[in-house]
């Protein structure tokens, strides 16, 4: 300087190729249960999808641009 790959709840990561309601699991929180506490059961909270734009009725998902990490050339 070139080329690749990752970026989604607090943590790990689906989901993206095929555009159409944003999940799971581990934590959190509230209740049952226990003397209590763990464990177990029921319930709930928690995302401007890294960031600007573009396309399109409609965008985590398609296109470009930048940022930050990790990997291979030179």
């Nucleotide at each position: 300087c070139g080329g690749g790959g990752c970026a989604u709840a607090g943590c790990u990561c689906a989901g993206c190729c095929u555009g159409g309601u944003a999940g799971a699991g581990c934590g959190c929180c509230u209740g049952c249960c226990u003397u209590g506490g763990g464990c177990g059961c029921a319930g709930g909270a928690a995302g401007u999808c890294g960031u600007c734009g573009g396309u399109u009725c409609g965008a985590a998902u398609c296109c470009g641009g930048c940022u930050g990490c990790c990997c291979c050339g030179a």
A computed fold for a 74-nucleotide RNA from an uncultured Pseudomonadota bacterium, annotated as transfer RNA. Its mean pLDDT, the model's own confidence on a scale to 100, is 84. Rfam family: tRNA. Gene Ontology term of the family: triplet codon-amino acid adaptor activity.